[in-house]
Context: one part of a larger RNA
């Protein structure tokens, strides 16, 4: 100077920020990922037509199948000394749903599972059998010459290679929906966008850690991968790292940056941002563009919880709480109005992201707690040489302001861009109405009374600005350091008076 502080007295008001640094301890209750009926079958409810069967409405509800979306948003620093992270390169060794562009197509057939329906087991969670269905579900067959595979040939570089032509015809798509306007669906290029993978240098302490390593280090040939690679495998060689500190211990999330410092350096990585790990502990794969997946799936442990004792059920490091550690860290608020995400042709559904409010003087800034006048100077207190001198223009009194608070009252402001309709239109769009505010009766702005509600902490030997009087008498006590107290103590307690900062002042801690 600084702080995610804490403690001790004090606390008046606004702004913006900020708040479990401790046990990556367990965790009650609520909520935090859903969407699409314009992908389908059914079922219900409502409305209408019809004498019924039955039919018709973008009606309404919704369990299933089916799509996309739970891979992003949120959290926490527990491992990790690492290409993890920074920064700077390389992919002639890769992949990319949604998005945007350019070509080209959307043809034919067939089938199964739920949902229902019936039987049946089971305390529970759940499940078994059989028989029926529809689809943007699942096959099969057709095309395809832009695609992938073998063959030649050409240009080119940057070692492997990269493009580009020709050929063969081996392998290889699809889906409909509906209001007829769009929304989709496949095949191929190219884009962006996120993502892998490698290399150069940078990255804390220990030598009282000096040797390590056996898929080890390299080659051939295979496997896998989206891709290169001992990444895994058979064989063969025996290499490879280390005093320029391997290897082993301990310690740790990395960096924009933050804090100090005149810099140079020193310490830190709350809060906002990017990267990385993680998800009750250890493993595992599935699905998928993407994940080895926090609110998915399995196995195995510990723990908690129900059970008819056979067996099952869970995972707050999501927002809130709660219990517990701790010197110590908040509400089981309101809202999707606004960004911003996800689903949907919308119209809207979600959305503890967000945006707002609560609580904490926890930080920073801004305010207030009154102005002017007002005696050689009141009481009161304190010293005194008893004259007197301090408190001290302070009150008191006299004039006045009206900040903040309160009382009335305006103010659906601003955050606002969508969306719904009407024109109008080069079919992107404009453009007039209307509608839709958590916070909010807030901010703010008007006015009425009225000085009325709003000042404390520490210190006053010296270092360092502040002095006397009592009381104590090496005692009770201070104390950063040097030292204070043993009968006149400016150092200890109190009283007066001062200094110093002020809704703060002190201490304690860190760190420079």
């Nucleotide at each position: 100077a600084a702080c995610g502080a804490a403690c001790g007295c004090u606390g008046g008001u606004g702004g913006c920020g900020u708040g479990u640094c401790u046990g990556a301890u367990g965790c009650a209750u609520g909520c935090a990922a859903g969407u699409c009926g314009a992908g389908c079958g059914a079922g219900u409810c409502g409305g209408g037509g019809g004498c019924a069967a039955c039919c018709c409405c973008a009606g309404g509800c919704g369990a299933g199948c089916g799509g996309c979306g739970g891979a992003c948003g949120g959290g926490u620093g527990a491992g990790u000394a690492a290409c993890g992270c920074g920064u700077g390169a390389a992919u002639g060794a890769c992949c990319u749903g949604c998005c945007c562009u350019u070509c080209a197509g959307u043809a034919a057939u067939a089938g199964a599972c739920a949902a229902c329906c019936g039987c049946c087991c089971c305390a529970a969670c759940g499940g078994g059998c059989g028989g029926c269905u529809a689809a943007u579900c699942u096959g099969u067959u057709a095309u395809a010459u832009a695609g992938c595979g073998g063959g030649a040939g050409g240009c080119c570089g940057c070692a492997u290679g990269g493009c580009c032509u020709u050929u063969u015809g081996g392998c290889g798509a699809a889906a409909g929906a509906u209001u007829u306007a769009u929304c989709g669906c496949u095949g191929a290029g190219g884009g962006a966008u996120g993502g892998a993978u490698u290399c150069g240098c940078g990255u804390c302490c220990g030598a009282u850690u000096a040797g390590g390593c056996a898929g080890u280090u390299g080659g051939c040939g295979g496997g896998g991968u989206a891709a290169c690679g001992g990444c895994c495998c058979a064989c063969c060689a025996a290499a490879c790292c280390a005093a320029c500190g391997a290897u082993c211990g301990g310690u740790a999330g990395c960096c924009g940056g933050c804090c100090u410092g005149a810099g140079a350096g020193g310490g830190c990585g709350a809060u906002c941002g990017g990267c990385c790990a993680c998800a009750u502990u250890g493993g595992g794969a599935c699905u998928g563009a993407g994940a080895u997946a926090c609110g998915g799936c399995c196995c195995a442990g510990a723990c908690u919880c129900c059970u008819a004792c056979g067996g099952g059920a869970g995972g707050c490091a999501g927002c809130a709480g709660c219990a517990g550690g701790g010197a110590a860290u908040a509400u089981u608020g309101c809202g999707c109005a606004a960004u911003g995400g996800g689903g949907g042709c919308a119209a809207c559904c979600c959305u503890g992201a967000c945006g707002c409010a609560g609580c904490g003087a926890c930080g920073c800034c801004a305010c207030g707690u009154g102005u002017g006048g007002g005696a050689a100077g009141g009481a009161g207190c304190g010293c005194c040489u008893a004259g007197g001198c301090g408190u001290g223009u302070a009150a008191a009194c006299c004039a006045c302001u009206g900040u903040c608070g309160u009382g009335g009252g305006g103010g659906a402001a601003c955050a606002g861009a969508g969306a719904a309709u009407g024109c109008c239109u080069u079919c992107g769009g404009g453009u007039g109405u209307u509608u839709u505010g958590a916070g909010u009766g807030u901010a703010c702005c008007c006015u009425g009374a009225g000085a009325g509600g709003a000042a404390g902490c520490g210190c006053c030997g010296g270092c360092a600005a502040a002095c006397u009087u009592c009381g104590u008498g090496c005692c009770a006590g201070c104390a950063g350091c040097c030292g204070c107290g043993g009968u006149a103590a400016u150092a200890c307690g109190a009283g007066g008076g001062g200094c110093g900062c002020g809704a703060g002042c002190g201490u304690u801690g860190u760190u420079c």
Molecule: small-subunit ribosomal RNA, 5' domain
Organism: uncultured bacterium